[in-house]
A computed fold for a 96-nucleotide RNA from Motilibacter peucedani, annotated as Glycine riboswitch aptamer. RNAcentral holds the sequence, with entries from Rfam. Of the family's consensus pairs, 90% are formed in the model. Model confidence (mean pLDDT): 77 of 100. NCBI's taxonomy places the organism under Bacteria, Actinomycetota, Actinomycetes, Motilibacteraceae, Motilibacter.
RNA sequence: CGAUCCCGCGCGGGAGAGUCACCGCGCAGCCAGCGCGGCGCGCCGAAGGAGCAACCUCCCCGGAACCUCUCAGGCACCCAGGACCGCGCGGUGGAG
Numbered sequence: 001c002g003a004u005c006c007c008g009c010g011c012g013g014g015a016g017a018g019u020c021a022c023c024g025c026g027c028a029g030c031c032a033g034c035g036c037g038g039c040g041c042g043c044c045g046a047a048g049g050a051g052c053a054a055c056c057u058c059c060c061c062g063g064a065a066c067c068u069c070u071c072a073g074g075c076a077c078c079c080a081g082g083a084c085c086g087c088g089c090g091g092u093g094g095a096g
Base pairs, nucleotide, nucleotide: 001096006091007090008089009088010087011086012085013084018041020040022038023037024036025035026034027033042075043074044073048071049069050068051067055063056062
């Protein structure tokens, strides 16, 4: 001088699943329609959580999924969230 890995920050990308019924409020006010909220059922899985376990690795310990469950979360558009991916910066560290 300084790589891989790990952590943090910023930017970009980022899926899935009912606006289905009822009720309340508002707009409008005959019907109907729209928006918000509540509730019921249905549905989704890629925050988190939990479970099995492929795998890491020949064994113990340990770690552990985009698999499984849906507690949480989410299900028109927008917003928010979003595993993961890319780029940049910083930190630990120190192969070389």